[in-house]
C1' cells in the first nucleotide's frame, strides 16, 4: 500500500418506534381528541444474528452439465438522512481502533 464472494434474494430474530389496529383516560354517540411513560397485532429490522434458496471459488464423482464436500474472520463512535417514528434500518465491514 494492494488484492479478494467479506456475493444476491427471502423468511424469521434480538431490537425499534407510533401510521393504521387494538388497549387506556376524556368528550359524545355519526364518532372524536389525547396517550408508546400501553402488553400487544400490522409496520421497520441487522455487515460484525439465525435459517434456507441461488450464485461464486476449490477438490471429488460423474461424463459435458450435472450431484457431492469445503469456505476461516469481524472492536467501532459522534454526526446527519429516509419513513408516521425510531432503532444494531442507510451513510458503513465507513471515520477511527486494532
Nucleotide at each position: 500500500c494492494u488484492g479478494a464472494a467479506u456475493g444476491u434474494u427471502u423468511u424469521c430474530u434480538a431490537g425499534g418506534g407510533u401510521u393504521c389496529c387494538g388497549c387506556a383516560a376524556c368528550a359524545a354517540c355519526c364518532u372524536g381528541u389525547u396517550g408508546g411513560u400501553c402488553u400487544g397485532g400490522u409496520c421497520c429490522g441487522a455487515g460484525a444474528g439465525a435459517a434456507a434458496a441461488c450464485u461464486c471459488a476449490c477438490a471429488g464423482u460423474a461424463u459435458c452439465u450435472a450431484c457431492u464436500g469445503u469456505g476461516u474472520c469481524a472492536c467501532g463512535g459522534a454526526a446527519g438522512g429516509a419513513u408516521a417514528a425510531a432503532a444494531g434500518c442507510c451513510u458503513g465491514g465507513g471515520a477511527g481502533a486494532a